RNA sequence: UUAGAGUUUGAUCCUGGCUCAGAUUGAACGCUGGCGGCACGCCUAACACAUGCAAGUCGAACGGUAGCAUGACCUGUAGCAAUACAGGUUGAUGACGAGUGGCGGACGGGUGAGUAACGCGUGGGGAUCUACCCCGAAGCGAGGGAUAACCUUUGGAAACGAGGGCUAAUACCUCAUGAACUCUGAGGAGUAAAGGUUGGAGUAAUCCAAUCACUUUGGGAGGAACCUGCGUCGGAUUAGCUAGUUGGUAGGGUAAAGGCCUACCAAGGCGAUGAUCCGUAGCUGGUCUGAGAGGACGGACAGCCACACUGGGACUGAGACACGGCCCAGACUCCUACGGGAGGCAGCAGUGGGGAAUAUUGGACAAUGGGGGCAACCCUGAUCCAGCGAUGCCGCGUGUGUGAAGAAGGCCUGCGGGUUGUAAAGCACUUUUGUUUGGGAAGAGAUUGUGGAUGUUAAUAGCAUUCAUAAGAGACGUUACUAAAAGAAAAAGCACCGGCUAACUCUGUGCCAGCAGCCGCGGUAAUACAGAGGGUGCAAGCGUUAAUCGGAAUUACUGGGCGUAAAGGGCGCGUAGGUGGAUAUAUAAGUGAGAUGUGAAAUACCCGAGCUUAACUUGGGGGAGUCAUCUCAUACUGUGAAUCUAGAGUAUAGGAGAGGGAAGUGGAAUUUCCGGUGUAGCGGUGAAAUGCGUAGAUAUCGGAAGGAACACCUGUGGCGAAGGCGACUUUCUGGCCUAAUACUGACACUGAUGCGCGAAAGCGUGGGUAGCAAACAGGAUUAGAUACCCUGGUAGUCCACGCUGUAAACGAUGAGUACUAGCUGUUGGGGGACAAAGUUUUCUCAGUGGCGUAGCAAACGCGCUAAGUACUCCGCCUGGGGAGUACGUCCGCAAGGUUAAAACUCAAAGGAAUUGACGGGGGCCCGCACAAGCGGUGGAGCAUGUGGUUUAAUUCGAUGCAACGCGAAGAACCUUACCUACCUUUGCAUCCUUGGAAUCCUGCAGAGAUGUGGGAGUGCCUUCGGGAACCGAGAGACAGGUGCUGCAUGGCUGUCGUCAGCUCGUGUCGUGAGAUGUUGGGUUAAGUCCCGUAACGAGCGCAACCCUUGUUGCCAUUUACCAUCAAUUAAAGUUGGGAACUCUGGCGAGACUGCCGGUGAUAAACCGGAGGAAGGUGGGGAUGACGUCAAGUCAUCAUGGCCUUUAUAGGUAGGGCCACACACGUGCUACAAUGGUGUGCAACAGUAGGAAGCGAAGCCGUGAGGCGGAGCAAAUCCACAAAAAGACAUCGUAGUCCGGAUUGGAGUCUGCAACUCGACUCCAUGAAGUCGGAAUCGCUAGUAAUCGCAGAUCAGAAUGCUGCGGUGAAUACGUUCUCGGGCCUUGUACACACCGCCCGUCACACCAUGGGAGUGAAUUGCACCAGAAGUAGGUUGUCUAACCUUAUGGGGGGGCGCUUACCACGGAGUGAUUCAUGAUUGGGGUGAAGUCGUAACAAGGUAACC
Repeated sequence: UUAGAGUUUGAUCCUGGCUCAGAUUGAACGCUGGCGGCACGCCUAACACAUGCAAGUCGAACGGUAGCAUGACCUGUAGCAAUACAGGUUGAUGACGAGUGGCGGACGGGUGAGUAACGCGUGGGGAUCUACCCCGAAGCGAGGGAUAACCUUUGGAAACGAGGGCUAAUACCUCAUGAACUCUGAGGAGUAAAGGUUGGAGUAAUCCAAUCACUUUGGGAGGAACCUGCGUCGGAUUAGCUAGUUGGUAGGGUAAAGGCCUACCAAGGCGAUGAUCCGUAGCUGGUCUGAGAGGACGGACAGCCACACUGGGACUGAGACACGGCCCAGACUCCUACGGGAGGCAGCAGUGGGGAAUAUUGGACAAUGGGGGCAACCCUGAUCCAGCGAUGCCGCGUGUGUGAAGAAGGCCUGCGGGUUGUAAAGCACUUUUGUUUGGGAAGAGAUUGUGGAUGUUAAUAGCAUUCAUAAGAGACGUUACUAAAAGAAAAAGCACCGGCUAACUCUGUGCCAGCAGCCGCGGUAAUACAGAGGGUGCAAGCGUUAAUCGGAAUUACUGGGCGUAAAGGGCGCGUAGGUGGAUAUAUAAGUGAGAUGUGAAAUACCCGAGCUUAACUUGGGGGAGUCAUCUCAUACUGUGAAUCUAGAGUAUAGGAGAGGGAAGUGGAAUUUCCGGUGUAGCGGUGAAAUGCGUAGAUAUCGGAAGGAACACCUGUGGCGAAGGCGACUUUCUGGCCUAAUACUGACACUGAUGCGCGAAAGCGUGGGUAGCAAACAGGAUUAGAUACCCUGGUAGUCCACGCUGUAAACGAUGAGUACUAGCUGUUGGGGGACAAAGUUUUCUCAGUGGCGUAGCAAACGCGCUAAGUACUCCGCCUGGGGAGUACGUCCGCAAGGUUAAAACUCAAAGGAAUUGACGGGGGCCCGCACAAGCGGUGGAGCAUGUGGUUUAAUUCGAUGCAACGCGAAGAACCUUACCUACCUUUGCAUCCUUGGAAUCCUGCAGAGAUGUGGGAGUGCCUUCGGGAACCGAGAGACAGGUGCUGCAUGGCUGUCGUCAGCUCGUGUCGUGAGAUGUUGGGUUAAGUCCCGUAACGAGCGCAACCCUUGUUGCCAUUUACCAUCAAUUAAAGUUGGGAACUCUGGCGAGACUGCCGGUGAUAAACCGGAGGAAGGUGGGGAUGACGUCAAGUCAUCAUGGCCUUUAUAGGUAGGGCCACACACGUGCUACAAUGGUGUGCAACAGUAGGAAGCGAAGCCGUGAGGCGGAGCAAAUCCACAAAAAGACAUCGUAGUCCGGAUUGGAGUCUGCAACUCGACUCCAUGAAGUCGGAAUCGCUAGUAAUCGCAGAUCAGAAUGCUGCGGUGAAUACGUUCUCGGGCCUUGUACACACCGCCCGUCACACCAUGGGAGUGAAUUGCACCAGAAGUAGGUUGUCUAACCUUAUGGGGGGGCGCUUACCACGGAGUGAUUCAUGAUUGGGGUGAAGUCGUAACAAGGUAACC
């Protein structure tokens, strides 16, 4: 001491990226803000800086005295005086400006620009220096000459000087001495110093002592310098770098080793274990994170380094090449009298600027520390404190208890209530913090005075140490802490609430506004936007942004992978490197153990301690290195030498082979040419055409030429490293296998760089060219067709030599070794067994295939030829796109290859498998689906519906099948929803107030709604209070709405489809989605049944049960029936009667593959037959699984939400829904002779209806109809005549004796009313139409076709609809094709599911990027010019106190000047690299609805791909 989640899919597993939850920060921003403690606070411009301060001190080194103070003296004034005041003198004293001198300004403080380096870290080393300090040794003697200050003259605006004169020292110099040190030729030579203070003695000079200094020297401590092993970022699209370079010798130089420097000599040195170059960066202790290994970082604190405006330089000094020193150059700023000068906050504050952003021009030396000093002290922006800032960490508080009427208010509501919520108020308490007033520590030890002691000493001076005592100093500070008083009083916010992720409702908005970390929300019911209520989380903070680690095993050392997800190099040879068989031995490098040294402190950890606690501070401990040295061990690895034979190799004997190179040879075929025969076509395709052919093709026979390729054999057969290799012969040659023995003795494996081989296409030179065939031409196809198809045809294909170096170069599987079940085929060897000698059998080696165990794997699959188990080595991968692209390098003749990014962009891209759907995939099967037939539609006229148009309105809905004679089973008014005009605010439901019964009759105006009058009328119940109902009026709640949303809904309906399917439980299989069952073999109308079967069962569907129809039995009766009997009539079930028949309507029977034969698997079932009214579901109907289409309907009804309320509601009249250039659907009637017409001919139904009804007979009318009113609430009466058929007659193929539209006239009926706009009748009129283009519909038997009849709706108004019966066919070989459907299978990049997905150009907008004539900037190489300050050298130019001297001089030495070398800045030339920019140009990316095509995904319609 290791946690995961969201997101690719319809779903699944995997791969893989993106995102989140955590911790952290020198942070910033937004909102908010009570207190305290401890920390921290310019990360950007190493940008520029006003002002003040940050390094001085010593009078006990010195000459001194500008200022201050004191004393003394003098003078004056006042005073009797003491004395006071004023002026002066005096360095006498305390002190001290400036100066000489000493020490310190090299520390402390700041910053991180530079630096990839011995800079830092760690461990070593030797050739060094070191002021002050400590411990020792020795000394401190004698002289000299100057100079500042000062005085004076003088220059300058100033800064600052110049000349002259005086003076001191612990300043400077000389001499002496030399323990010591240095040099040495070992004799010797050279080299020092400074005094001060205090005490005592003394007249003084001077002496003594102490102490502080001083000189020489040894050692130490601390400090500093140098060398060195190891460690220390990225880039190879930076591969070669280096002339003082590497080494040597000699010399110089330094504190010191050294090319550190110079001369000479040699030619080395570094580098794939990454030199050089470029970029970036101060390093470390540590900090953050992490389980760790790691990763990131280096702010505060601490160690080291570097820097101090930029660059260069030295001086002084113990120490510097010096932050607050000097000189020079440069930039900048300031002053100036224009001649010259001054400056350096990366010290503390502070200012400007930059920036998202970072504090006071504070106090004090009280403490700690530093410098100076004997000390007192002085200085100290080091430091200690305070101020500002929620910047962080830690602690405290903003009250506590009680309190239900669950107050008010808010919000929600299903209207009951819920919630805010014990929350508040109220009551009772407390007082931390804050406020006010008091008290009050610790941080203080030193130091000094006095009195002792000890030491030093001659000393009771002095000094040092120490004891006692007294005095005495605090910035912080109104401190911490503490007491009292009053009083809940003064103190809570921020973010979030779709999932991840704790927390939900209302309103507003309506793909808008907006949100968003990822997925994603928002298009009228948003828990996702905004507000509110409520909730959740944290809390004086909370969120956001930025950044780091984590999660991420997503660079994998710990700890990943590479058949298909990204990833094995095309193949070999082989260098370096890595790895390596057996035995014994030596060694001890690796390895293991121990010891010693070191690993600073702080930090972290453990145990303690101190602040009330904590943070914080602090004591102790342990741990920590790939470190160094030493010792021990020797298994393993390494190394040395030795031996061995199992790896590897060699020799001998056999063997197979399309292995490779060269030369030669062969036949078949194509083509061309020549000749013969022969005649009109050939060829080609889906069909054609181009093409060839009467100048004789194609075909056929013979001959010749030439090139290329090698049929059969041929085989998941062979050989080769791979690419690849195929006729035969010869020759040269590589590798492999087998058997047995002999030999060598680890010689092996792998293999970066390198070298070689390497299909096809392509390139160069020269040949060759039969066939094929890019490009190209022509013909087709097509909307187009720069294609697919056809006819031609050139490069090329072939050969030789050279180049290219890539392929889906694939087993998408690197090489080697070992191990790990089997079965079976095949190729090449070898051995054995058998009585049999084979077409037998077995063992083994090397290949090559299939299946399969364990195991592996995401799955698919692999499985001794591993993708298993292990080892060795190499190559490669790290989301998709951009992109294998750009730039650069290398290679190439070119084409191009190799190596190989980034910006930008997306949240995926991907693998395997699953279920569906789909396919111009496959198999099986079904359906009036096709076919076979019959009849239609599409053409005409009319009817009707729709679209369109029109209109004031032509209300609304339905729109592929599945809208269109549909809603509508019936629009003249009504209906009616529409339009116009006018009117009303109410008719209907409920509540409240008020008046009145209700109601009826009636006048006038008006088209009417309505308005305005008159008259009649007083009801019901009662507990006598009143109540119920009704009418009128008033006020508001409300009513009302065919207004919107069928994409908010219920219900209902259509459709696939009466298709045979759709599922579940348990079990089993699979990681899982899922599968199995339900698949298979048969069979069926059927998932119907049987058999088989890891399934066994079950449910919803199918079937059956229901209705109807077909046969029949029993029962029953009148209104139905009438055989028999009787009566009656002109006739007639009319009557008596009958109960047979028919019918009616109840209950039954009947049909089940039950029986027979065959087929089949002895099954299911099928075929045929018998019987039967009916036979295999007998016919018809009702019945519609899971689901699909956001299918239809808010206008049947219901209903959420929205909208409207003197109108989108209600009413009335008129109009409209009936319009009419047109288009479509559905029908009717026709076009005629299977017909029309006529007749005094004439037969036969069934369903269903009837009272505001059906309506008979009779009469009238040409007719529609009228009059009439019997009968019938109906098996009784009525409509009711059925029609087509049939018989006879006529018409004679004609726009007709067909057809009936249209129009004129006259009527009938319904109705308040037929004008817009009804139906029907009669007379007259007599249109189109002569069987219908492409296309298309229905129907399989009592069906189609044809004929009429009835009903609903309805006052009236069907060619529509729903039913009914009459007459009554044809055809089905069959399943190739069309359409639809079912099952199995296959492919898939589809899942909104092929009406899918998806590619590229073009056009537009935006973004980043490459090229680009160039342009600008930065860095840098090389060869030059130039040369400040400085140092070193040179110097007969000039100057010169100390020492020497022979002394007006000279010497030695020195200064200045000049000069040489080195060198900064600068200049100019030529290269390199990087950045920015650039007319324009290239591709790339992104962008709801642009253009053109349709390349890919299915056989994607030409299989795809490299």
This is a predicted structure of a 1506-nucleotide RNA (small-subunit ribosomal RNA) from an uncultured bacterium. Rfam family: Bacterial small subunit ribosomal RNA. The coordinates come from a structure-prediction model, not an experiment, and the mean pLDDT is 83. The sequence is in RNAcentral, with records from Greengenes.